[in-house]
Molecule: Bacterial large signal recognition particle RNA
Organism: Solirubrobacteraceae bacterium
RNA sequence: CCGUGCUAGGCGGGGUGCUAGCGGUGCCCUGUACCCGCAAUCCGCUCUAGCGGGGCUGAAUUCCCUCCCGAGGGGCUGACGCCCGUGGUCAGCGCCCCGUCCGUGGCGGCGAUGGCCCGGUCCCCGUUGCGAUGGCGGCCCGUGAACCAGGUCAGGUCCGGAAGGAAGCAGCCUUAAGCGGUAACCGUCAGGCGCGAUGGGGUCGCCGGACCGGAGUCAUGAGGCGGUGGCAGCGCCACGAGUAGCCGCUUCGACGGAGGGUGCACGG
Numbered sequence: 001c002c003g004u005g006c007u008a009g010g011c012g013g014g015g016u017g018c019u020a021g022c023g024g025u026g027c028c029c030u031g032u033a034c035c036c037g038c039a040a041u042c043c044g045c046u047c048u049a050g051c052g053g054g055g056c057u058g059a060a061u062u063c064c065c066u067c068c069c070g071a072g073g074g075g076c077u078g079a080c081g082c083c084c085g086u087g088g089u090c091a092g093c094g095c096c097c098c099g100u101c102c103g104u105g106g107c108g109g110c111g112a113u114g115g116c117c118c119g120g121u122c123c124c125c126g127u128u129g130c131g132a133u134g135g136c137g138g139c140c141c142g143u144g145a146a147c148c149a150g151g152u153c154a155g156g157u158c159c160g161g162a163a164g165g166a167a168g169c170a171g172c173c174u175u176a177a178g179c180g181g182u183a184a185c186c187g188u189c190a191g192g193c194g195c196g197a198u199g200g201g202g203u204c205g206c207c208g209g210a211c212c213g214g215a216g217u218c219a220u221g222a223g224g225c226g227g228u229g230g231c232a233g234c235g236c237c238a239c240g241a242g243u244a245g246c247c248g249c250u251u252c253g254a255c256g257g258a259g260g261g262u263g264c265a266c267g268g
Stems, first nucleotide, its partner, number of pairs: 001268006009057003012030005020046005034054005063261006072252005080245001081243002084240006092234002094231003097227005102221006114212002117209005122202010133190006140181004149174004157166003
């Protein structure tokens, strides 16, 4: 140096979560790299840290170590961004309003804006008519008196020689007080009912009429100019709260790359 057969080792790794800690099942990232059983109110171990059983490969491109790269994950941080709240700002934007000019249209000497008066309407208070509604009462119907309501009064009682008469309970009838019912009608009372009438007061808005007066008035416009007039809607400022999206710090780190290291036996 070569061949044959073995052994160590390898047959994925990482993060997270759980745990005193280690590993697994779970979730996630890489990647494709055996099989069976156990396992999240967990399963199995103890710094030598999965347990039990089986299979393949095997000292090298494949095992071990160091360094580089870096997917991805965890933690911190609220200065940036985003979302929200409070306060401020109208001398940024926007909107509204006022004044003025211009354009257009309507009305106007058959009299504009305006003023004054009258009437109607409107508001408030009072009075009142009719109706409706409701309460009450009357009328009406029914019931309703052992005796202290009436009529008729069996029986019985009393007077009488008799004829006859008298008082009168029960019963029946009719009623009083009372009780019950009631559509219409009558009366009375009531007001957050309806339609009116009338008296007094108020405002000034609308409609109509008369008078005064003598030229504008009303509307409209992506129009112009002006306003230390208004609105906090947007923007801006300040403060506060929330959110790991961006930047940053830190930590772990797959895949990949580079370098180094590493058995035994036999034979040639």